[in-house]
Context: one part of a larger RNA
RNA sequence: CGUUGGAUACUUGAGAAGGGCUGUCCCUAGUACGAGAGGACCGGGACGGACGAACCUCUGGUGUGCCAGUUGUUCCGCCAGGAGCAUGGCUGGUUGGCUACGUUCGGAAGGGAUAACCGCUGAAAGCAUCUAAGCGGGAAGCCUGCUUCGAGAUGAGGUAUCCCACCACCUUGAGUGGGUAAGGCUCCCAGCUAGACUACUGGGUUGAUAGGCCGGAGAUGUAAGCACGGUAACGUGUUCAGUCGACCGGUACUAAUAGGCCGAGGG
Numbered sequence: 001c002g003u004u005g006g007a008u009a010c011u012u013g014a015g016a017a018g019g020g021c022u023g024u025c026c027c028u029a030g031u032a033c034g035a036g037a038g039g040a041c042c043g044g045g046a047c048g049g050a051c052g053a054a055c056c057u058c059u060g061g062u063g064u065g066c067c068a069g070u071u072g073u074u075c076c077g078c079c080a081g082g083a084g085c086a087u088g089g090c091u092g093g094u095u096g097g098c099u100a101c102g103u104u105c106g107g108a109a110g111g112g113a114u115a116a117c118c119g120c121u122g123a124a125a126g127c128a129u130c131u132a133a134g135c136g137g138g139a140a141g142c143c144u145g146c147u148u149c150g151a152g153a154u155g156a157g158g159u160a161u162c163c164c165a166c167c168a169c170c171u172u173g174a175g176u177g178g179g180u181a182a183g184g185c186u187c188c189c190a191g192c193u194a195g196a197c198u199a200c201u202g203g204g205u206u207g208a209u210a211g212g213c214c215g216g217a218g219a220u221g222u223a224a225g226c227a228c229g230g231u232a233a234c235g236u237g238u239u240c241a242g243u244c245g246a247c248c249g250g251u252a253c254u255a256a257u258a259g260g261c262c263g264a265g266g267g
Stems, first nucleotide, its partner, number of pairs: 001152001005163007015149004021049007033038001051106005059100004066093005071086006110144003117137004166178004170173001183262004187204005209255003212251005218244003225238005
């Protein structure tokens, strides 16, 4: 821009894409078969491999502004306590998120038309013949079925709901311009349901959208100071303390102010 008024939701599905893998063992059954050795079809079940998808409950990984320990050095006048630098200095753990080495699930079943092939009936050709007329069976393959996208499918589909028939001008037209309606955008605050930007999603004071604060979960592991014990290193008590990123709930303290723009009039 189109989809023949303008919108907001929800859809139909033309079409397209994905997926389609396979093994071992057990039962039937040591049965059928076979002199024996051996050893099934059909049907049913269990467990796997590779591949794929989703997810983070578990097990792990990561976790550079979380917690603790610790070395050297510089500084905060000194002690104590800290900060900077040294690969986050090193080491031990670790919430959220993201992940595989983790967890769950998938390939199908079913239907239809068939290939090779197997048949029924059956003439031409008194027989025979699956074929000439006619009718069946038959594959991981084909069309479906399952998942995803999908009306620019210009063949532009459908349903529900909302908005209303304003003003001016002329060349009187499906004309041009203007102010609006429903609605939308801009702008702003955010997003770990989204993301390179955009888009998308949520919110904008009639507000819990983000930060802060409060409480909880969770992490680390018993802070500092003081007291006591010890010559001291240090230990014990106060103290499951202190501190804390993302998680959960609450709370208008801070920031989402104020505004602007677009947007129908229907032969």
Large-subunit ribosomal RNA, domain VI from Actinoplanes utahensis, 267 nucleotides, folded computationally.
It matches the Rfam family "Bacterial large subunit ribosomal RNA".
The coordinates come from a structure-prediction model, not an experiment, and the mean pLDDT is 84.